[in-house]
RNAcentral holds the sequence, with entries from ENA, MGnify and Rfam. Predicted 3D model of an 84-nucleotide RNA (transfer RNA) from Leptonema illini DSM 21528. The coordinates come from a structure-prediction model, not an experiment, and the mean pLDDT is 81. Its Rfam family is "tRNA". It is annotated as a transfer RNA.
Formats: sequence, C1' cells, structure tokens
RNA sequence: GCCGGAGUGGUGAAACUGGUAGACACAGUAGAUUCAAAAUCUACCGGGAGCGAUCUCGUGUCGGUUCGAGUCCGACCUCCGGUA
Repeated sequence: GCCGGAGUGGUGAAACUGGUAGACACAGUAGAUUCAAAAUCUACCGGGAGCGAUCUCGUGUCGGUUCGAGUCCGACCUCCGGUA
C1' cells in the first nucleotide's frame, strides 16, 4: 500500500429485515433492613431546557440517501487481523 473486521452510557453488551436507542448485567447514588456492616429488597442511574408534566440532543467524526438511519452509501479517525 491493498483486503477484511470492530467502534453504542462509567464498564460489558443488546437493538430480529431501516420503524420508541440503550434492553439485560455490572458499577454508582438514595432509601428500607441491621447496633453497625455485608447480603437482600425498592427506586434512580448519558447531555441540555423546564417548578413540573414533559421537550430536545445523543450510537468514533463529518456529510449523503430516506417520511424515518446504530443499521444503507461516501470520506476520514482509532484499534485488531490478513497479505505483498
């Protein structure tokens, strides 16, 4: 150089053929329980706006296609593998 694969919350990891993004688990926070802790149970758990219901943005980056993109197309970035 060329070919192939991967990139999604704090972490791992789903999303079935383009149709609610983050299920599920871990970690974390708060509460219950306890003399205290562990274990267990409950709730919460990306960013922003709002008193709130809720709204909005968010899948490596930037564009494109589409009514609609994590998913399809292009370029680039990082990592892994193959090849000369």